This is a predicted complex of two RNAs, RNase P RNA and transfer RNA, with 450 nucleotides together. Rfam match: Bacterial RNase P class A. Rfam describes the family as follows. Ribonuclease P (RNase P) is a ubiquitous endoribonuclease, found in archaea, bacteria and eukarya as well as chloroplasts and mitochondria. It is annotated as a ribozyme. Its mean pLDDT, the model's own confidence on a scale to 100, is 79.
RNA sequence: GGCUGGCCGGGCGACCGCGUGGAGGAAACUCCCCGAGGAAGGUCCGGGCUCUACAGGGCAAGGUGGUGGGUAACACCCACCCGGGGCAACCCGCGGGACAGUGCCACAGAAAUGAAACCGCCACCGGGCUUGCCCGGUGGUAAGGGUGAAACGGUGGUGUAAGAGACCACCAGCGACCGGGGUGACCCGAUCGGCUAGGUAAACCCCACUUGGAGCAAGGUCAAGAAGUCCCGUGCUUGCACGGGAUGCGCGCACGUUCGAGGGCGGCCCGCCCGAGUGCGCGGGUAGACCGCUGGAGGGUGUCGGCAACGGCACUCGUAGAUGGAUGGUCGCCACGCUUCGGCGUACAAAACCCGGCCUACAGGCCAGCCCGU
RNA sequence: GCCCCGGUAUCCCAACGGCAGAGGAAGCGGUCUCAAACACCGUCCAGUGUGGGUUCGAGUCCCACCCGGGGCACCA
Repeated sequence: GGCUGGCCGGGCGACCGCGUGGAGGAAACUCCCCGAGGAAGGUCCGGGCUCUACAGGGCAAGGUGGUGGGUAACACCCACCCGGGGCAACCCGCGGGACAGUGCCACAGAAAUGAAACCGCCACCGGGCUUGCCCGGUGGUAAGGGUGAAACGGUGGUGUAAGAGACCACCAGCGACCGGGGUGACCCGAUCGGCUAGGUAAACCCCACUUGGAGCAAGGUCAAGAAGUCCCGUGCUUGCACGGGAUGCGCGCACGUUCGAGGGCGGCCCGCCCGAGUGCGCGGGUAGACCGCUGGAGGGUGUCGGCAACGGCACUCGUAGAUGGAUGGUCGCCACGCUUCGGCGUACAAAACCCGGCCUACAGGCCAGCCCGU
Repeated sequence: GCCCCGGUAUCCCAACGGCAGAGGAAGCGGUCUCAAACACCGUCCAGUGUGGGUUCGAGUCCCACCCGGGGCACCA
């Protein structure tokens, strides 16, 4: 000077305040314990959990994409392979297939895929003259120029009228086959072949694997209220008023009740199951309590297995659970930063069923290992 | 909290991956008019929310972020 990994992210005390829980008290209230994060965030993946047929088949649709392993699972992690960058430590890669097929490749350019003679080069024929050049035609030629993101291997030679993998040597690449190593991706080596066949799959598609759907406003229990109906009691004007209780949203339209609507949550078909209500519109009422609700794929230490991710065993630790949503404020001391020396400030940001990841935001600081130079 | 949708000029809104983008309204200037409105003519206004990637080439395809909008409970 750099690379990688991990960690902290103001501390202590006092007072006041808020929320869950516990104790006391008849109550008012009093006392005690505890009270955000590495990302709690974005909601981008994967699971647990709940409901729905414990989730069946086919097509469609979506997702993933080197190989092997880890895991509950993943698009995550680890190790390795291949390609690229760096002197190096190390970093980056949506990294299957473009000889299965189809499509596309604007503009420019003669020609954009078994493509193509514009200039040039060469041969022949004809003509012209200033006699070694010009013009025209026919043909050959992909070495040179030019266009383009991309033009059908590269260098050197042989060869030729000029040229060309036409042929030769070396190199690059592809395919077939063989030997060796590796679980594998793949690597190393030998032989042969035609010499070479563009790019794009974050275009359709093909191949392999994989995905049922919805989500805690899931789901369950209870209460309340609303149009009416029924019952009981009392009063009398004998069908009304008052009080109490039970049940319990109402109206309209459409389709249905074994001739089966509709549903099994948002593509279709088959099969299976449930099934007496369902769908739409208009209106009314309640917007409450409890469970789910926090101890779980949990953290730490040691040891064993493994390169590692991680796993086994033993010991040990451990209280956020709110629902218009608590976790805050003031003062003192200290630490750090800025300062106009009076002071000011302390990043990003904050739970909402719970985990594993990814991504994004983050003042400042600490620790460990490694590389290069001196 | 959960589930969806969108972002192109001042506004509304087009655009098969292909010349860096079409219209309409508004604005500005002119003609017409005594003056205005209407009408007609002309003109101005974007680098497609931001960043990165795939591709020869991106408003369009892919990824991340930013901003904005919508829906939901019970009696069922």